The part of an RNA shown here (large-subunit ribosomal RNA, domain VI) has 252 nucleotides and comes from uncultured Methanomassiliicoccus sp. Taxonomically the source falls in Methanomassiliicoccus (Archaea, Methanobacteriati, Thermoplasmata, Methanomassiliicoccales).
Context: one part of a larger RNA
RNA sequence: UGUAUUGAUGCCUGACGGGAAGGAUCCUUUAGUACGAGAGGAACGGGGAUUCGUAGCCUCUAGUUCAUCAGUUGUCUGGCAAGGCACUGCUGAGCAGCCACGCUGUAAGGGAUAAGAGCUGAAAGCAUCUAAGCUCGAAACUCCCCCGGAAAAGAGGCAUCUUAGAACGCUCAUAAAUGAUGAGUUUGAUAGGACUGGGGUGUAAGUAUCAAGGUUCGCCGAGAUAUUCAGCCCGCAGUUACUAACGUUUGC
Numbered sequence: 001u002g003u004a005u006u007g008a009u010g011c012c013u014g015a016c017g018g019g020a021a022g023g024a025u026c027c028u029u030u031a032g033u034a035c036g037a038g039a040g041g042a043a044c045g046g047g048g049a050u051u052c053g054u055a056g057c058c059u060c061u062a063g064u065u066c067a068u069c070a071g072u073u074g075u076c077u078g079g080c081a082a083g084g085c086a087c088u089g090c091u092g093a094g095c096a097g098c099c100a101c102g103c104u105g106u107a108a109g110g111g112a113u114a115a116g117a118g119c120u121g122a123a124a125g126c127a128u129c130u131a132a133g134c135u136c137g138a139a140a141c142u143c144c145c146c147c148g149g150a151a152a153a154g155a156g157g158c159a160u161c162u163u164a165g166a167a168c169g170c171u172c173a174u175a176a177a178u179g180a181u182g183a184g185u186u187u188g189a190u191a192g193g194a195c196u197g198g199g200g201u202g203u204a205a206g207u208a209u210c211a212a213g214g215u216u217c218g219c220c221g222a223g224a225u226a227u228u229c230a231g232c233c234c235g236c237a238g239u240u241a242c243u244a245a246c247g248u249u250u251g252c
Stems, first nucleotide, its partner, number of pairs: 007161006016148004022052008035040001053106005061100001063098002068093005073086005095235001109143003116136004165250004169185005190244003193240005198234004206227005213220002
């Protein structure tokens, strides 16, 4: 762009396409049963678990975490404080996110068949699973299951509302290579900020008291305790219009 006589919202159908989404093992029961003189010793079916594969997820566990917090070495900023650089200087911890080593799911069944097993049954008075007809029979096929799928030109259907919306721009993320998709655009919580909650680190600076040790006897002083579950920080949540979502074009 098209497909309906315009548009909006919601719900479907399912042609067709894709998937391997499952595989294996063990335990238990069946059962010390069937069978067998005994010795020995099953199976169909039921239940549970493990492992490999596969799909999804991050509550737990673990990893990562150049967000962050703390400790510390050398050096520089005159000193303190606060910092720069040295592989992120090194080390300890680490939320969100991403992830596996973690968690969840991953049956059964139906149909038509193969080899094969049969029934009835002639040709061929018998026999014969086959010639007519019929019944079974496999992880393979197909349906069931999962995913996509009205551009399926035979271009689908239903319900409600209805004539008005659409595009660009802007604030963004459950989306993302660009497009696209989705949330919002003052009738507003979309993002930032602020506050509160929750979380990470682990008790800031300053001050006060104490103090190993040193001392030129004047003082200097690592460190400890209190103030202080402090200080600092947050990709999370809630509240709040303080900041920014101004506007433009087109159509009816």